About this RNA: This is a predicted structure of a 1489-nucleotide RNA (small-subunit ribosomal RNA) from an uncultured bacterium. Its Rfam family is "Bacterial small subunit ribosomal RNA". The coordinates come from a structure-prediction model, not an experiment, and the mean pLDDT is 83.

RNA sequence: GUUUGAUUCUGGCUCAGGAUGAACGCUAGCUACAGGCUUAACACAUGCAAGUCGCGGGGCAGCAUGUAUUUCCCCUCGGGGAGAUAUGAUGGCGACCGGCGCACGGGUGAGUAACGCGUAUCCAACCUGCCCGUCACCACGGGAUAGCCUGCCGAAAGGCAGAUUAAUACCGUAUGUAGUCCGGAGACGGCAUCAGAUCCGGACUAAAGGCUCAGCGGUGACGGAUGGGGAUGCGUCCGAUUAGCUUGUUGGCGGGGUAACGGCCCACCAAGGCUUCGAUCGGUAGGGGUUCUGAGAGGAAGGUCCCCCACACUGGAACUGAGACACGGUCCAGACUCCUACGGGAGGCAGCAGUGAGGAAUAUUGGUCAAUGGGCGUAAGCCUGAACCAGCCAAGUAGCGUGCAGGAAGACGGCCCUACGGGUUGUAAACUGCUUUUAUGCGGGGAUAAAGUGCAAUACGCGUAUUGCUUUGCAGGUACCGCAUGAAUAAGGACCGGCUAAUUCCGUGCCAGCAGCCGCGGUAAUACGGAAGGUCCGGGCGUUAUCCGGAUUUAUUGGGUUUAAAGGGAGCGCAGGCCGCCCCUUAAGCGUGUUGUGAAAUGCCGCGGCUCAACCGUGGCACUGCAGCGCGAACUGGGGGGCUUGAGUGCGCUGGAGGUAGGCGGAAUUCGUGGUGUAGCGGUGAAAUGCUUAGAUAUCACGAAGAACUCCGAUUGCGAAGGCAGCCUACCGUAGCGUUACUGACGCUGAGGCUCGAAGGUGCGGGUAUCGAACAGGAUUAGAUACCCUGGUAGUCCGCACGGUAAACGAUGGAUGCCCGCCGUCGGCACAUGGUGUCGGCGGCCAAGCGAAAGCGUUAAGCAUCCCACCUGGGGAGUACGCCGGCAACGGUGAAACUCAAAGGAAUUGACGGGGGCCCGCACAAGCGGAGGAACAUGUGGUUUAAUUCGAUGAUACGCGAGGAACCUUACCCGGGCUUGAACUGCAGGAGAACGAUUCAGAGAUGAUGAGGCCCUUCGGGGCUCCUGUGGAGGUGCUGCAUGGUUGUCGUCAGCUCGUGCCGUGAGGUGUCGGCUUAAGUGCCAUAACGAGCGCAACCCCUCUCGCCAGUUGCCAUCGGGUGAUGCCGGGCACUCUGGCGACACUGCCGCCGCAAGGUGUGAGGAAGGUGGGGAUGACGUCAAAUCAGCACGGCCCUUACGUCCGGGGCUACACACGUGUUACAAUGGGGCAUACAGAGAGUUGGUCAUGCGCAAGUAUGGCCGGAUCAUGAAAGUGCCCCUCAGUUCGGACUGGGGUCUGCAACCCGACCCCACGAAGCUGGAUUCGCUAGUAAUCGCGCAUCAGCCAUGGCGCGGUGAAUACGUUCCCGGGCCUUGUACACACCGCCCGUCAAGCCAUGAAAGCCGGGGGCGCCUGAAGUCCGUGACCGCGAGGGUCGGCCUAGGGUGAAACCGGUGAUUGGGGCUAAGUCGUAACAAGGUAUCC
Repeated sequence: GUUUGAUUCUGGCUCAGGAUGAACGCUAGCUACAGGCUUAACACAUGCAAGUCGCGGGGCAGCAUGUAUUUCCCCUCGGGGAGAUAUGAUGGCGACCGGCGCACGGGUGAGUAACGCGUAUCCAACCUGCCCGUCACCACGGGAUAGCCUGCCGAAAGGCAGAUUAAUACCGUAUGUAGUCCGGAGACGGCAUCAGAUCCGGACUAAAGGCUCAGCGGUGACGGAUGGGGAUGCGUCCGAUUAGCUUGUUGGCGGGGUAACGGCCCACCAAGGCUUCGAUCGGUAGGGGUUCUGAGAGGAAGGUCCCCCACACUGGAACUGAGACACGGUCCAGACUCCUACGGGAGGCAGCAGUGAGGAAUAUUGGUCAAUGGGCGUAAGCCUGAACCAGCCAAGUAGCGUGCAGGAAGACGGCCCUACGGGUUGUAAACUGCUUUUAUGCGGGGAUAAAGUGCAAUACGCGUAUUGCUUUGCAGGUACCGCAUGAAUAAGGACCGGCUAAUUCCGUGCCAGCAGCCGCGGUAAUACGGAAGGUCCGGGCGUUAUCCGGAUUUAUUGGGUUUAAAGGGAGCGCAGGCCGCCCCUUAAGCGUGUUGUGAAAUGCCGCGGCUCAACCGUGGCACUGCAGCGCGAACUGGGGGGCUUGAGUGCGCUGGAGGUAGGCGGAAUUCGUGGUGUAGCGGUGAAAUGCUUAGAUAUCACGAAGAACUCCGAUUGCGAAGGCAGCCUACCGUAGCGUUACUGACGCUGAGGCUCGAAGGUGCGGGUAUCGAACAGGAUUAGAUACCCUGGUAGUCCGCACGGUAAACGAUGGAUGCCCGCCGUCGGCACAUGGUGUCGGCGGCCAAGCGAAAGCGUUAAGCAUCCCACCUGGGGAGUACGCCGGCAACGGUGAAACUCAAAGGAAUUGACGGGGGCCCGCACAAGCGGAGGAACAUGUGGUUUAAUUCGAUGAUACGCGAGGAACCUUACCCGGGCUUGAACUGCAGGAGAACGAUUCAGAGAUGAUGAGGCCCUUCGGGGCUCCUGUGGAGGUGCUGCAUGGUUGUCGUCAGCUCGUGCCGUGAGGUGUCGGCUUAAGUGCCAUAACGAGCGCAACCCCUCUCGCCAGUUGCCAUCGGGUGAUGCCGGGCACUCUGGCGACACUGCCGCCGCAAGGUGUGAGGAAGGUGGGGAUGACGUCAAAUCAGCACGGCCCUUACGUCCGGGGCUACACACGUGUUACAAUGGGGCAUACAGAGAGUUGGUCAUGCGCAAGUAUGGCCGGAUCAUGAAAGUGCCCCUCAGUUCGGACUGGGGUCUGCAACCCGACCCCACGAAGCUGGAUUCGCUAGUAAUCGCGCAUCAGCCAUGGCGCGGUGAAUACGUUCCCGGGCCUUGUACACACCGCCCGUCAAGCCAUGAAAGCCGGGGGCGCCUGAAGUCCGUGACCGCGAGGGUCGGCCUAGGGUGAAACCGGUGAUUGGGGCUAAGUCGUAACAAGGUAUCC
């Protein structure tokens, strides 16, 4: 960081840090110091890694020297040079004998869970070459043998025979200081077996010489030092799904063997030994000093360096030796490789280099013995892949550098942003000055590591020191120093969504890709890829792997267990753990002092040396440990004594559904018999199955059976838990109280173990009334293997036995102590008899405290102590395998692979519920009228089409955008044209008035023709048009899921919030809840809340009444005039009206109810009464709701076309389906004639009147009105007449004919008029819509759009004018409170299981294969040991043969582990498969065990 809408907790996952013998990617200048096969203990070519000594020896192959002889050459005679031969004479020396070394040094970590290692202690049970000290000695002999020589065998390796020879090689004898052994005497001493000084006697045992001056060497003994061997205490990984192991095993006696102890080995005897404090077995592993990490405690590791161990191709064995069971020795066996003449031989890099192989991966077949160290040697010296150096590698740590300063027109360029000014890269660059580490070149530099060696001298303590001379350097002409040149030679990697420092553009479009976790990517990606910029680190930076940390996430320090994972179902109880008060004692634990040890290195600190640092040197500390010796005595432990309060006992009283056994009782149920009685009963939501005329149900009587015990009964009581209920008896157990007599810590807990243990289940035997799994039938249903009904077996009951589990729950282990209170109740006791006290239980509510919260709270989940049990993410899984138990069912114990980034607890806010309560709405109900059926109109879907343009799609699309599609509109289709374009505009250039009648071609656009034909001016020019070029254009193309604006809906519903305060860890709550009230979160009361905002209401408009003002076009009461008549005229503004301003209504008044708010009434008054009616007004928000095609706008797309012009067509199609309407089906009607009364609007290309004509639509002429002035027949109604219930005098579709009007044009495709025709339709299924009053219904009138009109639509206007509402159970929608929730994309949610598909890991499985280990039998090399007459040898001795043991081999039967396996089982994972709906709400049958 990550679970949630948000919160808190639990809990896992993940990250940031440090580290590494690392590897990989990109990059790379220098120096110093450290490091470098973690894998195949795989196989190895080649070279080197152990020799040395001639002062042990015989010798002399080769080299050198000398001598002698001789040949040749040169030559100045002497002489010189070269060669040959001889000579061990000399230096020396191959090979050989002999001595010492080769057991060190170096490598590796296979094996080993062990006295292997670490630490401490012991050896009176031991050894020790070379070295040191002390004592003593070194006498006399002997025979061989290698080499060399001769011969032979063999390919070779090698061997054999003969002859000859030496020694510090070998053997014999002597001596014996001394030693060893035996015998005797025997002090001191020791934990013990013992040991044994000293003395005496006996036996046995030594040697080597070389050189010769010193000195070196040899032998015996004792002691030292060093090194080794052995024993013991403690410590030292995981697994109990390994619980028993062991026969030389355990011990003894006696032997053998060893340096020494020991069953180490052997014979005999005994039967022991180890183990839950983990034996045996299995797995893994060298151990330590130390290293990494961590605050520490811890955890992890054991590479380099040091110590120890083990190993040396694998296994076994011994020899030699002081030391080995021997890395560069031997023998045998095995595997492998090589050589071979096929007969035989050779080999062992886990030494240094190096090769192959394996692997992600690890270096040179280098130099030198100069130093350090080792071997040999008197020494010089030789050897030394130990070592010291160098080489390679960023593989680590440390240091240095790649420049420094100035430099703004803030250059160019890049990139992005922009308010268009600029900002950013950026003082960065250029440019100027400076410096020279490094680099390159030249030069200096024998610094230091060097001390020794040799020679000489001096001194003395006679083998050391000092001095002089001489000589020795691989690295290396290196470090270091100086000079010169010149910024010159030197910067990258990762990252930039959060964690986590650092952001923009472009590309891509759930693609490509990223990713440590959460997660990004589906057209505006800070997350992919690139770029620019930025951040971090820097000769490195990232990635991967691993370890510790963070992780208090195994919790000793330092966790938990009511609900998150976690208390065993309960009791008894062995071991174990823990344990009251006082006194004495002890000193094991504990504390403290001291001694020894805790190697060095490492660590820390101080000082010092490399220019610094890393690194190194030196000193100190530390090394928390172990052991010894003292001291202390509080605590724990041990021992002793005492006490009574813990515990127990006695005595007395009392309680109870405590247990077991036996007996008894009534009611009910069912059945049987009999009676009465008749048609149904029963059952359900409704039914049916079932029973019943063979008489049921019902009812009465009698009888039978089994099971359970009504009331009492309760928040009651008892029991360890499970559990226990009629009454009585017996037996058993138990608790409480009282008393304080007795015991004297006898206690608590309790792994294993034992016992008990609901229901269901099992076995055997009974019993069976009721109920009732399975099963059957009937219903329900889409299905219904269920829920409901009718039956019904096991079971339910009893006895005996098994089983041993439950949500066996208080989801809370037991015990003890401590800590405020209140209330109720059960049992006892006491008295002062009281809502008293006290003890013990059972419950309720609270303080403190605790808790994540809910909650717990003297019956703790508080504060403490002790013991037990259990937990450590979810799933896989309580599964598999194994083992144990069981008759079985099954139970106990109990994983892993794999997979996920969560799973979860509590609480919060919402939403939801086939949860609850309250309330509202034409929501239902009550009514009135419709729709759904018909015809037509109109819209939509679908279909069709070249096109039927596009959008709107539950409510909230469908007479909607459209308030006017014949062309136009028009966006669609076909065809014909144009390309700066049909329209607008900037710049540049050019031309010209523009415009154009006419005619021709053409479907038209268009093209051609072209009569005619400019204006203004400040004279510069401008206006207008065309052409060319260029920059913009244009798009009803896409995205309403990029947007603005606007709109619909919830909903005119009463809600939505804020500030401060308060409460809560917090989300959040409170306020806004509650009571009453309201149309209303309207108001009142109450109140940890007090206020406020947006909504409600009011303010606005229309309407209703009145008043005032004004008075034309309106009006006409009064006066006058006039007409056939009319406010027609004069006049007047009273009235109506018009349009301005006001008034009025506020539960104000009265009665009743109510605290109030308010409610209520045939109330009063009033035009109007409780919001008077209507409109406008729409809170926070919801639906990614609608619209890019009204407009605007980001992004994307088209550019001779997705733009634009034109002609024609289409949007008007038509088997169908739906919505909205119109007209009807008729008599409350239709038709004819007559006749009355509106309001609101619009009007000059207009509205119209009158008259004429026409049947009419219309038309001709005249008139009025740009409007309170003109025109406008209202209709229903009313009166009269006809029609008389019929497909009609209803209804008017469709069709024919004839016309009128608009328009360029009515074919597709207009309206209207007249005549004729006269269809369906007789009131409409399921279902559904509107409406509560001037409303519904019904009647007509007007307007917008508009040339005309498909208008029956929309918007308005008035006329006539109802019915009904009991009521809120139900349907729908909504509000508030509450409840449940596994929902939060919020029930159109979530989610389970089978099946089907793909992938993955895993269990079982006939078998098959492999592995390690053990056992039995057979065989058995080398070799030690034992035995051994003939053989060999002077001898010592050897050989031979036999035996024991054994590596190895063969064989057999088992166990264990692993791999694989047809098939099979479940499991996990995988956007959109199938079937159902189990769970979450009362989840629709409450859920769960």